[in-house]
RNA sequence: UAAUAUCUUCAGGGCGGGGUGUAAUUCCCCACCGGCGGUAUAGCCCGCGACCCUUAUAAAUUUAAGGUUGAUUCGGUGAAACUCCGAAGCCGACAGUAUAGUCUGGAUGGAAGAAGGUAAUA
Numbered sequence: 001u002a003a004u005a006u007c008u009u010c011a012g013g014g015c016g017g018g019g020u021g022u023a024a025u026u027c028c029c030c031a032c033c034g035g036c037g038g039u040a041u042a043g044c045c046c047g048c049g050a051c052c053c054u055u056a057u058a059a060a061u062u063u064a065a066g067g068u069u070g071a072u073u074c075g076g077u078g079a080a081a082c083u084c085c086g087a088a089g090c091c092g093a094c095a096g097u098a099u100a101g102u103c104u105g106g107a108u109g110g111a112a113g114a115a116g117g118u119a120a121u122a
Base pairs, nucleotide, nucleotide: 001122002121004119005118006117007116008115009114010113016030017029018028019027031102032101033092034091035048036047037046038045043090044089052067053066054065055064056063072088073087074086075085076084094105095104096103
């Protein structure tokens, strides 16, 4: 240093102002936020995770397999950018509640993955 096994730690941000109303951080106007890997630096290119669904297992809502899953254009620079710069847009699980990306809850959970340790091998 490489691949393998195993262990530990870490691993999601955001409603401030105004309006209507009996009631809204949920509606309307303005505002604010952006997980992980890849690639010229990416919420909206490709892939993954989470959430949700199905089947089997099971009765520990556990394990396994499968499925669904949002949104971008134009101009500029450059060898190269839907990633940078400029401009204008768009999107955001489920349950609860006056209709929620931002509140509360499942969740002191799980996880893509990141970092480090250990073991034996080359």